Predicted 3D model of a 130-nucleotide RNA (SAM riboswitch aptamer (S box leader)) from Paenibacillus pectinilyticus. Rfam family: SAM riboswitch aptamer (S box leader). Rfam describes the family as follows. The SAM riboswitch is found upstream of a number of genes which code for proteins involved in methionine or cysteine biosynthesis in Gram-positive bacteria. Its mean pLDDT, the model's own confidence on a scale to 100, is 83.

[in-house]
RNA sequence: UUCUUAUCAAGAGUAGGUGGAGGGACUAGCCCAAUGACACCCGGCAACCGACAAACCUUUGUAAUCCAAAGGGGAGCACGGUGCUAAUUCUUGCGGAAACGCUGUUUACAGCGAAUCUGGGAGAUAAGAG
Numbered sequence: 001u002u003c004u005u006a007u008c009a010a011g012a013g014u015a016g017g018u019g020g021a022g023g024g025a026c027u028a029g030c031c032c033a034a035u036g037a038c039a040c041c042c043g044g045c046a047a048c049c050g051a052c053a054a055a056c057c058u059u060u061g062u063a064a065u066c067c068a069a070a071g072g073g074g075a076g077c078a079c080g081g082u083g084c085u086a087a088u089u090c091u092u093g094c095g096g097a098a099a100c101g102c103u104g105u106u107u108a109c110a111g112c113g114a115a116u117c118u119g120g121g122a123g124a125u126a127a128g129a130g
Stems, first nucleotide, its partner, number of pairs: 001130008013042001016041003022032003026093001028091002043085003048081003052076001056072006089122001094119004100113006
């Protein structure tokens, strides 16, 4: 750096420390910020991967529902590797549906706008592959 799969509406400091002006990926918006953002440390949240692991199941041994061994199983845990810790991934970019509103007239259609719903794109994170 590319590809694949999964997840992205919950959760996490209202006075922790250092530092000091930008930050929310990009576009357009809209926000956060010296009543100190961003970053780092600490704390916290979650449980993707690994470790460990109760119930339970199977097989074998046995007279046996006990027990032992092997295999499976994963409630949990938070030990290790990450991650996250304003706002739905803050909204939005490309499509589809659409209450309703406005305009036009050949009175049933056309055009425009649009709350909301939805698919995708982009992005983020994890695990795996090249």